Two RNAs folded together computationally: RNase P RNA and transfer RNA, 436 nucleotides in total.
């Protein structure tokens, strides 16, 4: 002093003027005036998850859809964060991971290739025959084809080869031992099952009711309580080439459980067009809040004191202009609320650890 | 604020259980015709909105942005 990894933090400052929204106090008075006080963010975004809250639904059972996927924990809950195993990248600091099962089952694998998975023999190699063109057996060492070839490496073996047989590796499977577990680490044994795909269908395991603040609740005004459709299954007649239509008959049924079926409950339901008002309240801000500090934990967090009170609009406020400094200000704006993820972002700054290099 | 679909040739739209994308129409040629129209024939037309994953392979399968559209108030 370079290059970098991880984790925070700020992300224009200060002043005059004139405006907005809200709260409290006061005046006048029933909608205005006066003081004073506060007034966007790390994503407020995307709306991808989880939760609270609200209304529907719900005696309980089941099936289908869907969603999560190594192992422990954290949390109110997740598809989130925390430690850990395991594979990858990286000299490192570190970082990446949809990371259960293709030996439960079924499917696909174009073209090329002999063969894409119950096998199988194209060249080639070896043996045997031979009418010298070939033809039968053996063979997976070798070539070629493809993304992918039926364990790899080395010695023996052998006609020529092959786990054939041996030694290391790789795989099952079985004991021991560390661990809570994931899973290591070891001895042992089995010549060796086995090609990819599960972000194919599936299997396992484990989670869950829908719907969402335009949700729901009072009030208050107005209008035409209007009008169509559709709501189960059989069976005969009749017509038609059919498909369909028209009528009858029996039976009893319809609707609702917000996917479906058993069940259960109630006696009409559900949808559309057409009518009417486009107003106030509340829901709406004290909360899995915030700082600070001890104390458990390795950590995500948890628990105890102390203090703090920090937007709440409803055509939608947090703005103009203007002065003075610098390093000349990216992304971009609340709308019921939290908790994370993702995705945008010029730039300062802090700490902590790694590699080089030079000097001491 | 909340929900839901959608993006393929110059339009409109299939193709979506993965195997190299097609129709109609319009556009260019050629033919018929004295000529255009119509017809006949023939060519030609794509980053499958964008980026990554996954797979031997993606227009389809999964994530992530984009742009584009559509639904929702009350009363009776």
């Nucleotide at each position: 002093g370079a290059a970098g990894u991880u984790g925070g933090u700020c992300g224009g400052a200060u002043g005059g003027u004139c405006g907005c929204u809200g709260g409290a106090a006061g005046g006048u008075u029933u909608a205005c005036c006066u003081u004073u006080c506060a007034g966007a963010g790390g994503a407020a975004a995307g709306u991808c998850c989880g939760g609270g809250c609200u209304c529907c639904a719900c005696a309980g059972g089941g099936u289908a859809a869907g969603g999560u996927g190594c192992c422990a924990g954290a949390u109110a809950a997740c598809g989130u964060c925390u430690g850990g195993g395991c594979g990858g990248c990286g000299u490192g600091a570190g970082c990446c991971g949809a990371c259960g099962g293709c030996u439960a089952g079924u499917g696909c694998c174009a073209c090329a290739g002999a063969a894409a998975a119950u096998a199988u023999a194209c060249c080639g190699c070896c043996u045997c025959a031979u009418u010298c063109g070939u033809g039968a057996g053996g063979u997976a060492a070798g070539g070629g084809u493809g993304a992918a070839a039926u364990g790899g490496u080395g010695c023996g073996g052998u006609a020529a080869g092959a786990g054939c047989g041996c030694a290391c590796c790789g795989c099952g499977c079985g004991g021991c031992g560390g661990g809570u577990a994931a899973u290591c680490g070891u001895c042992g044994u089995g010549g060796c099952a086995g090609g990819g795909u599960a972000a194919a269908c599936c299997c396992c395991a484990c989670c869950g009711g829908g719907a969402g603040c335009a949700a729901g609740a009072c009030c208050a005004a107005a209008u035409a309580g209007g009008a169509a459709a559709c709501c189960a299954c059989u069976c005969g007649g009749c017509u038609u080439c059919g498909c369909g239509g028209c009528u009858g008959a029996a039976a009893a049924g319809g609707u609702a459980c917000g996917a479906c079926c058993c069940g259960u409950a109630c006696c009409g339901g559900u949808u559309u067009c057409g009518g009417g008002u486009a107003g106030g309240u509340u829901g709406c801000a004290u909360g899995a809040g915030g700082u600070g500090u001890c104390u458990g934990g390795c950590g995500a967090c948890a628990g105890g004191c102390a203090u703090c009170c920090c937007a709440g609009a409803u055509g939608a406020a947090u703005g103009a202009u203007u002065g003075u400094c610098c390093a000349a200000g990216a992304c971009a704006g609340a709308a019921c609320c939290c908790g994370g993820c993702u995705u945008a972002c010029a730039g300062a700054u802090c700490a902590a650890c790694u590699u080089g290099u030079u000097u001491u | 604020g909340g929900g839901c679909c959608g993006u393929u040739a110059g339009c409109u739209c299939a193709g979506c259980u993965g195997g190299u994308a097609g129709a109609g129409c319009a556009c260019u040629c050629g033919g018929c015709u004295u000529u255009u129209a119509a017809c006949c024939g023939a060519a030609u037309u794509g980053u499958c909105g964008u980026g990554a994953g996954u797979u031997c392979g993606a227009a389809u399968c999964u994530c992530a942005c984009a742009c584009g559209g559509c639904c929702c108030a009350c009363c009776a």
Rfam match: Bacterial RNase P class A.